About this RNA: Predicted 3D model of a 76-nucleotide RNA (c-di-GMP-I riboswitch aptamer) from a Deltaproteobacteria bacterium. The prediction has a mean pLDDT of 85. The sequence was found by an Rfam model in a public genome assembly.
């Protein structure tokens, strides 16, 4: 470097819920908590699915799929 893997080892992240604030809303944030997760790191490019408003559009969902970018160990 490429490629597969999570058996070890060290670490990571945090689903439902409930609290609290932020939003017309999907839903974000923060603390509580752990169902899972080898990219559950990031990127709204492609697609779906949601909100909204209704020709248009705008937003959210990265823990729905797929793409790019970056990354710990181990094996070939």
């Nucleotide at each position: 470097u490429c490629a597969a893997g999570a058996a070890a080892a060290a670490g990571c992240c945090a689903a439902a819920c409930c609290u609290g604030c932020c939003g017309u809303g999907a839903g974000a944030c923060a603390g509580g908590g752990a169902c899972g997760g080898a990219a559950a790191a990031u990127u709204g490019c492609g697609g779906g699915u949601c909100u909204u408003a209704u020709a248009g559009g705008a937003g959210a969902u990265a823990g729905c799929c797929g793409g790019g970018u970056u990354g710990c160990c181990u094996u070939g």